Model confidence (mean pLDDT): 76 of 100.
A computed fold for a 91-nucleotide RNA from Leucothrix arctica, annotated as Glycine riboswitch aptamer.
The sequence was found by an Rfam model in a public genome assembly.
Its Rfam family is "Glycine riboswitch aptamer". The literature on the family includes a 2004 paper in Science by Mandal et al., "A glycine-dependent riboswitch that uses cooperative binding to control gene expression". Its family is annotated with glycine biosynthetic process in the Gene Ontology.
C1' cells in the first nucleotide's frame, strides 16, 4: 500500500417497567428521604435450573439475579448500522 478484526470518536436507530404513596425543602418547576409495587438492555455478582462451547470440569450469554441502575417526556441506554481520523493485531 491494500485486505479484515478490535479500540476510539461522529451520526442514525434503540426495548422493558409507577407522572404510586407519606413527609422535608421550594412561589412554582423540582430536589430529596421513607414505604409499597415494578422492569432489564449500562456496569456487577452465578452458573443452582434450561441452553451453548461435543460429554465431565471448567466456562460463556441477549440465562439467572436485582447490588448498583431504571419505571410521562426529555437525558441515558447495551446492541444495531453507516462514516472518519488515529491506534493496535493478522494476512
Nucleotide at each position: 500500500a491494500c485486505a479484515c478484526a478490535c479500540u476510539u470518536u461522529a451520526c442514525a436507530g434503540a426495548a422493558g417497567a409507577g407522572a404510586g404513596u407519606c413527609g422535608a425543602c421550594g412561589u412554582a418547576a423540582g430536589u430529596u428521604g421513607g414505604c409499597c409495587g415494578c422492569c432489564g438492555a449500562a456496569g456487577a455478582c452465578g452458573c443452582a435450573a434450561a441452553u451453548c462451547c461435543g460429554c465431565c470440569c471448567g466456562g460463556a450469554a441477549a440465562c439467572g439475579c436485582u447490588c448498583a441502575g431504571g419505571c410521562a417526556a426529555a437525558a441515558g441506554a447495551a446492541c444495531u448500522g453507516u462514516a472518519a481520523c488515529a491506534g493496535u493485531g493478522u494476512g